[in-house]
RNA sequence: CCAACGGGAGCCGGACGGUUAGGCAAAGGUCUGUAAAACCUUCGUAAGCAGGUUCAACUCCUGCCCGUUGGA
Numbered sequence: 001c002c003a004a005c006g007g008g009a010g011c012c013g014g015a016c017g018g019u020u021a022g023g024c025a026a027a028g029g030u031c032u033g034u035a036a037a038a039c040c041u042u043c044g045u046a047a048g049c050a051g052g053u054u055c056a057a058c059u060c061c062u063g064c065c066c067g068u069u070g071g072a
Base pairs, nucleotide, nucleotide: 001071002070003069004068005067006066007065010024011023012022018055026042027041028040029039030038048064049063050062051061052060
């Protein structure tokens, strides 16, 4: 320098253009002699940045940034 893939909450992570699932962690509570476990609630209006298309974009298109892999 070129190409492919990826970037979503503190972490993991599902998702076909139409309400951004779920789990873990953390905090509070119920329970218990105490703790663990279990259960409830909260964090949770979180999509790398900026544009474009569309009635509507995490999703499609363009540029840029970051990461991984491959090539020169």
Source information
A computed fold for a 72-nucleotide RNA from a Candidatus Shapirobacteria bacterium, annotated as transfer RNA. It matches the Rfam family "tRNA". Rfam links the family to the GO term triplet codon-amino acid adaptor activity. The source organism's lineage runs through Bacteria, Bacteria candidate phyla and Candidatus Shapironibacteriota.